[in-house]
RNA sequence: AGAGUUUGAUCCUGGCUCAGGAUGAACGCUAGCGGCGCGCCUAACACAUGCAAGUCGAGCGAGAAACUGCCCUUCGGGGCAGGGGUAAAGCGGCGGAUGGGUGAGUAACGCGUAACCAAUCUACCUCCUCGUCGGGGAUAACCACCCGAAAGGGUGGCUAAUACCUGAUGUUGCUGGGUCAGGCGGGGUGAUCCAGCCAAAGGGACUCACGUCAAGCAGUGAGAGGUCUUUGGCAAGACCUGGCCGUUGCGAGGGGAGGAGGUUGCGUCCUAUUAGCUAGUUGGUGAGGUAACGGCUUACCAAGGCGAUGAUGGGUAGCUGGUCUGAGAGGGUGGUCAGCCACAUGGGGACUGAGACACGGCCCUGACUCCUACGGGAGGCAGCAGUCGGGAAUCUUGGGCAAUGGGCGAAAGCCUGACCCAGCGACGCCGCGUGGGGGAUGGAGGCCUUCGGGUUGUAAACCCCUUUUCUGGGGGAAGAAUAAGUGGGGGAGGAAAUGCCCCUACGAUGACGGUACCCCAGGAAUAAGCCACGGCUAACUCUGUGCCAGCAGCCGCGGUAAGACAGAGGUGGCGAGCGUUAUCCGGAUUUACUGGGCGUAAAGGGCGUCUAGGCGGCCGGGCAAGUCAUCUGUGAAAGCCCCCGGCUCAACUGGGGGUGGUCAGGUGAUACUGCCCGGGCUGGGGUGCAGGAGAGGGGAGUGGAACUACCGGAGUAGCGGUGAAAUGCGCAGAUACCGGUAGGUACCCCAACGGCGAAGGCAACUCCCUGGCCUGUCACCGGCGCUGAAGCGCGAAAGCGUGGGGAGCGAAAGGGAUUAGAUACCCCUGUAGUCCACGCCUCAAACGAUGCGGGCUAGGUGUUGGGUCCCUAAAGAUGGCUCAGUGCCGCAGUUAACGCGUUAAGCCCGCCGCCUGGGGACUACGGCCGCAAGGCUAAAACUCAAGGGAAUUGACGGGCCCCCGCACAAGCGGUGGAGCACGUGGUCCAAUUCGAUGAUAAACGAAGAACCUCACCUGGACUUGACAUGCAUGUGGUACCGAACCGAAAGGGGAGGGACUGCUAGCUUCGGCUAGCGGAGCAUGCACAGGUGGUGCAUGGCUGUCGUCAGUUCGUGUCGUAGGACGUCGGGUUAAGUCCCUCAACGAGCGCAACCCCUACUACCAGUUGCCAGCGGUUCGGCCGGGGACUCUGGUAGGACUGCCGGCGAAUAACCGGAGGAAGGAGGGGAUGACGUCAAGUCAGUAUGCCCCUCAUGUCCAGGGCGACACACGUGCUACAAUGGUCGGUACAAAGGGCAGCGAACCCGCAAGGGGGAGCGAAUCUCAGAAAGCCGGCCUCAGUUCGGAUUGGGGUCUGCAACUCGACCUCAUGAAGCUGGAAUCGCUAGUAAUCGCAGGUCAGCCAUACUGCGGUGAAUACGUACUCGGGGGUUGUACACACCGCCCGUCACACCAACCGAGUGAGGAGCACCCGAAGUCCCUCAGCCAAUACGAGGGUCGAAGGUGAGCUUCGCGAGGGGGGUGAAGUCGUAACAAGGUAGCCG
Repeated sequence: AGAGUUUGAUCCUGGCUCAGGAUGAACGCUAGCGGCGCGCCUAACACAUGCAAGUCGAGCGAGAAACUGCCCUUCGGGGCAGGGGUAAAGCGGCGGAUGGGUGAGUAACGCGUAACCAAUCUACCUCCUCGUCGGGGAUAACCACCCGAAAGGGUGGCUAAUACCUGAUGUUGCUGGGUCAGGCGGGGUGAUCCAGCCAAAGGGACUCACGUCAAGCAGUGAGAGGUCUUUGGCAAGACCUGGCCGUUGCGAGGGGAGGAGGUUGCGUCCUAUUAGCUAGUUGGUGAGGUAACGGCUUACCAAGGCGAUGAUGGGUAGCUGGUCUGAGAGGGUGGUCAGCCACAUGGGGACUGAGACACGGCCCUGACUCCUACGGGAGGCAGCAGUCGGGAAUCUUGGGCAAUGGGCGAAAGCCUGACCCAGCGACGCCGCGUGGGGGAUGGAGGCCUUCGGGUUGUAAACCCCUUUUCUGGGGGAAGAAUAAGUGGGGGAGGAAAUGCCCCUACGAUGACGGUACCCCAGGAAUAAGCCACGGCUAACUCUGUGCCAGCAGCCGCGGUAAGACAGAGGUGGCGAGCGUUAUCCGGAUUUACUGGGCGUAAAGGGCGUCUAGGCGGCCGGGCAAGUCAUCUGUGAAAGCCCCCGGCUCAACUGGGGGUGGUCAGGUGAUACUGCCCGGGCUGGGGUGCAGGAGAGGGGAGUGGAACUACCGGAGUAGCGGUGAAAUGCGCAGAUACCGGUAGGUACCCCAACGGCGAAGGCAACUCCCUGGCCUGUCACCGGCGCUGAAGCGCGAAAGCGUGGGGAGCGAAAGGGAUUAGAUACCCCUGUAGUCCACGCCUCAAACGAUGCGGGCUAGGUGUUGGGUCCCUAAAGAUGGCUCAGUGCCGCAGUUAACGCGUUAAGCCCGCCGCCUGGGGACUACGGCCGCAAGGCUAAAACUCAAGGGAAUUGACGGGCCCCCGCACAAGCGGUGGAGCACGUGGUCCAAUUCGAUGAUAAACGAAGAACCUCACCUGGACUUGACAUGCAUGUGGUACCGAACCGAAAGGGGAGGGACUGCUAGCUUCGGCUAGCGGAGCAUGCACAGGUGGUGCAUGGCUGUCGUCAGUUCGUGUCGUAGGACGUCGGGUUAAGUCCCUCAACGAGCGCAACCCCUACUACCAGUUGCCAGCGGUUCGGCCGGGGACUCUGGUAGGACUGCCGGCGAAUAACCGGAGGAAGGAGGGGAUGACGUCAAGUCAGUAUGCCCCUCAUGUCCAGGGCGACACACGUGCUACAAUGGUCGGUACAAAGGGCAGCGAACCCGCAAGGGGGAGCGAAUCUCAGAAAGCCGGCCUCAGUUCGGAUUGGGGUCUGCAACUCGACCUCAUGAAGCUGGAAUCGCUAGUAAUCGCAGGUCAGCCAUACUGCGGUGAAUACGUACUCGGGGGUUGUACACACCGCCCGUCACACCAACCGAGUGAGGAGCACCCGAAGUCCCUCAGCCAAUACGAGGGUCGAAGGUGAGCUUCGCGAGGGGGGUGAAGUCGUAACAAGGUAGCCG
């Protein structure tokens, strides 16, 4: 930093998707260890159990136990007194307002930030000043009695205080008033005076003697004073008690610190489909209330206050420091930690208090739970654990107060689920390990393989080493010190001591935890997975599967060779993790401030006018709000960044520094902006004056042409209409023609990319009224300007209302045509409407698809309206300059391109409107408007990966232009009808083997199916096989031959016969024999063979077709962002992209042509088997001699090139004509087939990958089938006859074939053929007679002397064999057919037509086919409109699988979401009324008076609740209408080409 995805390709627009980072996560697979963090995001659901706030005896009363003494004792113990001051409870004090939890509510001064309070409070702490005197009455505990199940309560009695009340004092303070000071001023501050008012609490240590070595403690004793009770008093009993100093408290007041309260500026989400809200509402006065300001409350008065800079309402949400992301700006987020706020079961309320409207307090009410004796009571985990439930999901009912912090206390200490630790969880971050080094003949195994090998892979094994981790053992921290206390020293103060402050020594205490860490021993020992591998994106093969199963983030994979599914091997990535899902930011400049757009992609409002708002000319002056500079304050800590430090490192953490605001204040600057500061100017703008053009608007009037109707005339049979018709009109007299009358509408020519208007729009003429514009010249005003949300007005056509009018036209409607249909297009009628008046409607493709205004930036050429100058005799024309308008072309520039280009879409400024993927949807709902039709505003669910713009190359068009072809036309002959042959479909069959299927399958593969062929069917057989190679073993009675017998054959069977050969040894009659080991062969076994089994859509090769059409490309260059274009187009020309000319092209390749073959002419060479002119011979046959002339044969050459002449052409190329020539413009024919197209054809010619079969899908054999037959199609043959048939006679070819062959003469047979065998491997012999033709005869138009099918009989030949199923001959038979509907084929000259001949295949032949050969031998082409095919150019396109394309709507079916819907259910907020708890406040009150509190009575307010009418949100809902989606449904054909009626908008 980008990438994928729209297209055949391209550029652009634009959306979707991916790669990154992050998380309080969850899920899947996996898992060795540690550190540090984090851990209910859901039900602010409900909670069992335990714990989470107490403490103080140095405030008070009372006071169990221990202990002591005495007494009693049934020896168990009990009682009394003293003593002691602990537990529990109580009075009292302080703390329970902190800490801890949660985020429901809250859109708010709630939070953040900066200010303010002269409008405030503050317990504990701290500093300062001054005090702390005297008196009094109660009450709880306790005791007694009573009520209650309980919770709890009542009555009576006793008692204390740092509890409560009161008096005094009054430094001060408060209230009121006076004076003075500073100050701009102020109800404030300071000083001072007067009047009035307000206080307190004590507790503890504390005297003397005895005792003791001493001091001190415990203990004992003593003394004095005081108080109280009882008593008449004495007396007795009980109780209390010194001074000073210090300490700790208490009171009054003033400061500090910290805390709290209040006020204000600014900032703080979405929604206008929420536009108006508000009665304590806004302000004032009085009063009340509060710590304090304040409508905070109340009475009265006024009528205000808020709102488009978004009030009110609705939805959502705790806010922040921060955190995640991002280059940043920004966006998202607010868990842990920290600050603030809010809440504590829902709702209301106050009390206490310094502080609360109070999480573990109280009262009331609701819901819920629990207890109950039914009368009543109790409760609140959003504290820590934990439970149920919900959920994808979130932990232990742990330890400890050792540390830090908190409450109380003088302190010890107690309490502390705050906290510190531990536990659980890979939830996250960080760190460590699972070993290190060596080790190749590269083991085995796996996988792949081209079978050679490759790969896994130094990986393993193996050798050496180490020990983090692990196991065992041993050692073992830091975290803990200002504890208390004791000792020592110093300091301020004090007369001194204690105490206080500072320094110092000793001094107890560890939950974690025997943890971290260290040492020793053991041993590589205990420790690797997950995901991915088609592109994006790093990583590839095999097998399986076969649009199945499945994958998928997007594009997309899978239909038999899947790198995309599944498995495996391998590889890549990360690693105790890896993936997936969810969410956020990023990429996305895809909301654009940084940093986007609006002619055609989404997007300029239909047009004007104007308000708010935004913006604003030149020159001075003033101010200093914006702006800039600097300083000050603040922006908590944590976080972030930098530096340094501590845990072995890191995460984590300590210290220091830095960053961070649209912040506040001070001072300064004044260029720019601003100023409700003021002055001047004229250029913007405006006014006056003088001229000018115009279909600008409104009203009134007038005119002619045309049309129709009516009247009259004249006149006759049609008119009208169309592609053609018909409906219609007309003999009742139309149309056409003339005259007249009437009516309504529109204004010919002029007329023009000419004018006017803001747009819509405006057109005969005249008049009246009226808006705007242009020009000129001075003069005047002096910024008065531009834009413009709302608002208001105008606004074509259609449409609506009322009333007129109605000629023509003409929705609807009717009729006629067209058509498969035709609710259309065409025709005949025709109503609304079109016209007028008035009132509505307000939408258009209302378009230049281009908002308005201003400035700047080359020109050229038209045109409209002015001005001016020169020229001109003049009018005036032309021209120059200039202003305003309107067109075209075009530079720079711009644009994705097209294009725009002084009339900008260029370069800038100002303002408005609008856009943000396609569909859903110019829709729904709501609101507003409308009489209605409808309009304006305007979503979502759902769904898709596109949608779109411009341009490119093709293809296509019932678009255009040019050109070609037996393409049509012109001609000739056919096919389609008949019979037969052949092929095909179909059907049939055991099988009718297979392939070929429009053109480009169908006498095609097949140039030969009776067996064979053969692939098919039936049956019978064989299994290393009919055939190849290799290995192993065996084998001489082996290979090989092979009789009986079974059999249809194949095959089985095996009597019998029976070899060849190398080496060694032995024997030998020297021929050979025997033995052993072999070879070939054979047998057996193993590898393998074999397959016309599948796939031509895995392939090679070959072929068809477009098409022998003239095309198809490349290099360099140029143009274009690119696709691509140019070249190859254009002008000529050609059969041709053939050639020429021009040209941003210049060249080149494959094609064309030529080179090759045949043929037409000639020459030369050659002369047998061919030839025979001349010569000779002759059996008369070139037969023979001979010849080398000719024909011919087959070699070599020549010849033709637009070379020559004329014309035509600008020139050239070329074309036309002519000469010569055998041949003339390519002489005729052939071979030759560019880039490519059709997944065209062929796996059954052969080859070949993969798959499949292996006693069979291989092999052999017999028989059958490929030959079937109701039909249909294709290709042919023969015909239908007289240009013929038939009989007889007779003439002339070319090219071929021949030895398992062609086969002569001759003989036989009517013939097929038989016999025969000469000759010939062939210019020699032979097939071989050519036929049409010509001559002559007959037939005479007839289903025939045409035609020959069919059938019967008899034969011949081939062959192992002609039944299925051959050909031929002969006799007999003699069918259909009398020229073939729609339609369709071939052919342009030696062609068509017609005639025969030959060949291949082949034993034979179903050949009428095919391939060749020659004989005879025409007609026609005006021409290119039409049909088909092709080439080139151009145009349109929504096609690109390319028109056999694309594509629209209804209907039918399935599914989905949303809307409407009689209603129905639930929630929310407010209003009105009723009721009125707790509680504050207020009022009243008997009892002698007064006061406080209680009590009693009343009242205001007041939660929940009830009733009512509406509002609003969500759910359900018979049914309804549309929408979306869904491989192969129905009907049509609307759109894309002129889409067949141009399309589109309303």
The RNA shown here (small-subunit ribosomal RNA) has 1546 nucleotides and comes from an uncultured marine bacterium. The prediction has a mean pLDDT of 83.